[in-house]
Notes: Predicted 3D model of a 1438-nucleotide RNA (small-subunit ribosomal RNA) from an uncultured prokaryote.
RNA sequence: AGAGUUUGAUCAUGGCUCAGAACGAACCAGAACGAACGCUGGCGGCAGGCUUAACACAUGCAAGUCGAACGAUAUAGUGGCAGACGGGUGAGUAACGCGUGGAAACGUGCCUUUCACUACGGAAUAGCUUUUGGAAACGAAAGGUAAUACCGUAUACGCCCUCCGGGGGAAAGAUUUAUCGGUGAAAGAUCGGUCCGCGUUAGAUUAGCUAGUUGGUGAGGUAAGAGCUCACCAAGGCGACGAUCUAUAGCUGGUCUGAGAGGAUGAUCAGCCACACUGGGACUGAGACACGGCCCAGACUCCUACGGGAGGCAGCAGUGGGGAAUAUUGCACAAUGGGCGCAAGCCUGAUGCAGCAAUGCCGCGUGUGUGAAGAAGGCCUUAGGGUUGUAAAGCUCUUUCGCCGGGGAAGAUAAUGACGGUACCCGGAGAAGAAGCCCCGGCUAACUCCGUGCCAGCAGCCGCGGUAAGACGGAGGGGGCGAGCGUUGUUCGGAAUUACUGGGCGUAAAGCGCGCGUAGGCGGCGUGUCAAGUCGAGGGUGAAAGCCCGGGGCUCAACCCCGGAACGGCCUUCGAAACUGGCGUGCUGGAGUCCGGAAGAGGAGAGUGGAAUUCCCAGUGUAGAGGUGAAAUUCGUAGAUAUUGGGAAGAACACCAGUGGCGAAGGCGACUCUCUGGACCACAACUGACGCUGAGGCGCGAAAGCGUGGGGAGCAAACAGGAUUAGAUACCCUGGUAGUCCACGCCGUAAACGAUGAGUGCUAGACGUCGGGUGGCUUGCCACCGGUGUCGCCGCUAACGCAUUAAGCACUCCGCCUGGGGAGUACGGCCGCAAGGUUAAAACUCAAAGGAAUUGACGGGGGCCCGCACAAGCGGUGGAGCAUGUGGUUUAAUUCGAAGCAACGCGCAGAACCUUACCAGCCCUUGACAUGGGGGGUCUGGCCCCGGGAGACCGGGGUCGUGUCAGUUCGGCUGGCCCCCGCACAGGUGCUGCAUGGCUGUCGUCAGCUCGUGUCGUGAGAUGUUGGGUUAAGUCCCGCAACGAGCGCAACCCCUACCUUCAGUUGCCAUCGGUUCGGCCGGGCACUCUGGAGGAACUGCCGGUGAUAAGCCGGAGGAAGGUGGGGAUGACGUCAAGUCCUCAUGGCCCUUACGGGCUGGGCUACACACGUGCUACAAUGGCGGUGACAGCGGGCAGCGAAGGGGCGACAGAGGGUUAAUCCCUAAAAGCCGUCUCAGUUCAGAUUGUCCUCUGCAACUCGAGAGCAUGAAGUUGGAAUCGCUAGUAAUCGCAGAUUAGCAUGCUGCGGUGAAUACGUUCCCGGGCCUUGUACACACCGCCCGUCACACCAUGGGAGUUGGUUUUACCCGAAGACGGUGCGCGAACCUUUUGGGAGGCAGCCGGCCACGGUCAGAUCAGCGACUGGGGUUAAGUCGU
Repeated sequence: AGAGUUUGAUCAUGGCUCAGAACGAACCAGAACGAACGCUGGCGGCAGGCUUAACACAUGCAAGUCGAACGAUAUAGUGGCAGACGGGUGAGUAACGCGUGGAAACGUGCCUUUCACUACGGAAUAGCUUUUGGAAACGAAAGGUAAUACCGUAUACGCCCUCCGGGGGAAAGAUUUAUCGGUGAAAGAUCGGUCCGCGUUAGAUUAGCUAGUUGGUGAGGUAAGAGCUCACCAAGGCGACGAUCUAUAGCUGGUCUGAGAGGAUGAUCAGCCACACUGGGACUGAGACACGGCCCAGACUCCUACGGGAGGCAGCAGUGGGGAAUAUUGCACAAUGGGCGCAAGCCUGAUGCAGCAAUGCCGCGUGUGUGAAGAAGGCCUUAGGGUUGUAAAGCUCUUUCGCCGGGGAAGAUAAUGACGGUACCCGGAGAAGAAGCCCCGGCUAACUCCGUGCCAGCAGCCGCGGUAAGACGGAGGGGGCGAGCGUUGUUCGGAAUUACUGGGCGUAAAGCGCGCGUAGGCGGCGUGUCAAGUCGAGGGUGAAAGCCCGGGGCUCAACCCCGGAACGGCCUUCGAAACUGGCGUGCUGGAGUCCGGAAGAGGAGAGUGGAAUUCCCAGUGUAGAGGUGAAAUUCGUAGAUAUUGGGAAGAACACCAGUGGCGAAGGCGACUCUCUGGACCACAACUGACGCUGAGGCGCGAAAGCGUGGGGAGCAAACAGGAUUAGAUACCCUGGUAGUCCACGCCGUAAACGAUGAGUGCUAGACGUCGGGUGGCUUGCCACCGGUGUCGCCGCUAACGCAUUAAGCACUCCGCCUGGGGAGUACGGCCGCAAGGUUAAAACUCAAAGGAAUUGACGGGGGCCCGCACAAGCGGUGGAGCAUGUGGUUUAAUUCGAAGCAACGCGCAGAACCUUACCAGCCCUUGACAUGGGGGGUCUGGCCCCGGGAGACCGGGGUCGUGUCAGUUCGGCUGGCCCCCGCACAGGUGCUGCAUGGCUGUCGUCAGCUCGUGUCGUGAGAUGUUGGGUUAAGUCCCGCAACGAGCGCAACCCCUACCUUCAGUUGCCAUCGGUUCGGCCGGGCACUCUGGAGGAACUGCCGGUGAUAAGCCGGAGGAAGGUGGGGAUGACGUCAAGUCCUCAUGGCCCUUACGGGCUGGGCUACACACGUGCUACAAUGGCGGUGACAGCGGGCAGCGAAGGGGCGACAGAGGGUUAAUCCCUAAAAGCCGUCUCAGUUCAGAUUGUCCUCUGCAACUCGAGAGCAUGAAGUUGGAAUCGCUAGUAAUCGCAGAUUAGCAUGCUGCGGUGAAUACGUUCCCGGGCCUUGUACACACCGCCCGUCACACCAUGGGAGUUGGUUUUACCCGAAGACGGUGCGCGAACCUUUUGGGAGGCAGCCGGCCACGGUCAGAUCAGCGACUGGGGUUAAGUCGU
């Protein structure tokens, strides 16, 4: 105390997720747990240990005791006390159950105190004996017997009843000499029963519940009040402050968390309650409706001789089962406590201890010191080193815990010790026996290598993994904690994310469509009184334990003990009276009433009016009308449309008309009348708080829709037809029915919006407008009240914005919100004729959804501007043949790359071999090439021949030169060179351009792209860079919260156009001379030219225009005029653009091969498709002839002249030329003649044949020539390209590459146009602005149906089960009532009997279980069915 996550980035909203602890708190050292699981595990202390099946239980134990009650042999029995405590559990219970505080109508064994008494009798009965039934459990009959068992009598201070006369009621003895008892009564103490106030979970998709129900009278009943029960009477009682019902739950002290307020929880310990197999019931008793008692019913288990019986671990152990999961069938009554007893004592699974498991908390240990050769090993490495790491080893020291040996407690107050030979003490040995777990992408402390390759896997969220993974797995290293560490689950916290403390609602979720109004909440001023709230003081209570503080005890701590404080509360007494409240009294400011004035589409009813539309009748009139983007359907020669007159009908009311008016909202618009609501203004008067809000409720409520009856002109869902279209169930057109209109009745919803609830008060203004009135005057202004708008301070807001009509500052009341989807849906309820409305979820799913603003990008948005972008022109491509490149196909291979513009005459400035990377075959393996080591040689090289072979290669021979490497210490010593050997290595045009450098393309030579400081904004960002002009230009000027600056633009550079100067092996004769008439020669450098250096152009000058600026227009001068023309030059960036095959390079891969060599083949294939070109289709031409004028360039393994040969390609020849000198070199279009529109005297493909040239070699596969052949093609569909001037078009020339091969490419000159009105449109671009749900940025995003798969869910004929209700049937045990002719000891009478009292039996009502009919409700399953959600690459549309 926060952090991560929505975005390109930002702020806020909001959910999801995570971690751990600062401040503060009487100073804590921190989340917690009855846990479980994984890995690991040394010791001790103290605690806790079935959270699940209140499931079922084998076995043992857990409640007995008393001989001083009794008989008796007795542990059996009678009797007494105790088994109502202690122990367990939490099923039920939403309740006076619990908590807290009170109350009156009660009981109380044992205990304490006081008073009094304890006398006299009697009859039975267990045990026992006998007989007998039964398998057993257990009985039955007869006989005799005791008591402190039972009964009667007597007595009665006080006790109980009473009609006040009276009546009733006790006891127990024992043993012996002192005690223990017994009875009655009063009181105490303790414990218990009852009643009341307050508090105590969720659901309204549970709204009504209740007949003993509520009260009364009387009676009964209880220990006690009471409908607790009964009879009668009355009709009440509870409920929106939540009754009833449903679900869930033991409550509390406390515990966990939290700063607190709260939230969650109710294990252990303590208090209360409830329960004891399930349900019901009573008995005994002081106390129970009784865990280890009884009866009945039921289920289950066991025994059985089948007739009948027995049982109840939610006591302690233990077993099965369930479960993720929870211990020993231990020891002891030594202590504490309980029961009985006079006591000794007995009993005590309460308790005290031990055992098990790291379950938790606390403490301790696993060593200490020294030790650098920074050992070895591991890991990494830039190969140097780094790190593990003083860590280890080594040396030294110590012995806690544990181990061994010895001693040995307290707990006990005389005896008694389970624990226990325990704690503790002493001695001994020896570093000896003792460390793991998780994590290392961010949050979050901690990083590298290898493996893997969207696989395997990880993941709490965001997200990692598709060949360089700090995220997977391993390793090394590191971080955290430590006998533990992680994970999972749960709770609090963080979460101000339910907001009391402490949130919101214009647009993020959220103001009900609007009003009236009930309950409720809140409420003006003065005064008096009460004292409920409130405040002060005191008293009682608030159990103990716990928390906290101060002390103390275990060596410390945990733990324990003592004292204190606290326990926010409740009750009560006294006091105060300001505030709230109650009651009383007064007031006028809130609210309302009367009088006067005035505005208005406020509402309802009745009537009236004109314009228009359509229809009908009649007239005029003729061929079209109508409709559209264009058409058609449609109407019309049976006379339409148009036009004139007349008539009918229904609906709506032009102009006025206005962010004008009225109304609560919906809404209201011709005029008149009638009825009627509300607001406003002004003046005085009146009432006297009468007010505000408003859950429920009631009313109003557009349009559409529904019902009944009318009406129906126009318009117009549905529908029909015509168009459009890929389709067109649409948009457009022609028709057209409901409906729209009226009356009455429903519906009750809208973006019912100001997306802004109502009310009151306060808080700067400015400018409009509507209504009213008053005053002042400068007669159109200034002041007031009420409405309605725009702008704008303070303030608010996440921002946008709001801003006296608040979204500001406050108060009151209501409504509503709590992530998105599912869903305003399902089910249920209510309303409705229906349509549907209203109320309103969950499962499941996602990590977001959403708001405002920012920067971009985009728009079939807008504005401004530019570009051969369009337009205006000229010439092409697309058709033909061929060339060339590509795709495709083919192939052993047709090597590879390039892919819209920006691949395709591209890499390739030139594939017959070579190139060459491809294919087939044959060869080599330290290699064709580099460096290092060892050995040898001193060299070696050239040429020729022979054999094998396709060749590479292998083998042999000859010859030439023996001339030749450098240094030298003169040694093959060193280097070089050659050969051989071995290891490192070489080599790779193998992969990855998505690992890279470099280079390049493209937007685009477009005018943009940024920065510093300042300022504005919470921020992303903005400003500057926008605006007004201007420019080719972010070019310049002006303005401006900006001021400056950088990269771009421009300029500086080169070529070209003019001039000057310098130079002069071309040029000129210009000038002079010679001449073979050729600048040829002498001579010269003036001119042309060449190549060096300069000049020249700057809007400089003039006029106009513009803001006087920048600039623009025109003119002068000038070779050139407004960047003169051309080139080089390419901002920040975009396209993961291109290139690993130019080169370089990380990683990966191959290593007798993916390396190297060679021969041959292929890259040249050919049904086809495309791009780029060439040549044409002809007369602006072909052919023949003629013969004038260029420029750029190139040339010695070269260019090659003249003259001569060949029809020609060419051959031969070789002058000249290392070039302003010679050669290539002939320029061609031009001009003249002819042809006369034909597939031709066009065009030249193709083919045949014969040659030429280059080259080792022209078969695959070169170029050229001659003769012959003479294809398609007659100007090219849709579409499309280039070009704005020396340009297009056209014509030729040169060069690079090459042995040879150009229609390609790069250059050069010759001839030499047309057109541009203009910016509407197409394309591209720039600036500003606007919208956006886009940001991978429109090739974006995204919706729905259908199809596949999965998931949860609604309906569903039904079916299964639980809970529950009314009515009825049955009615065990039991108590109560009645009866009791059967039975029958005590007392009375007096008796074979009777009475009182009693028992069995029977009857009655009550009642558990069970049953029947009918419901209600919840849950499971369910053929089929509905929608929903999710799911890389499906379909259809948009």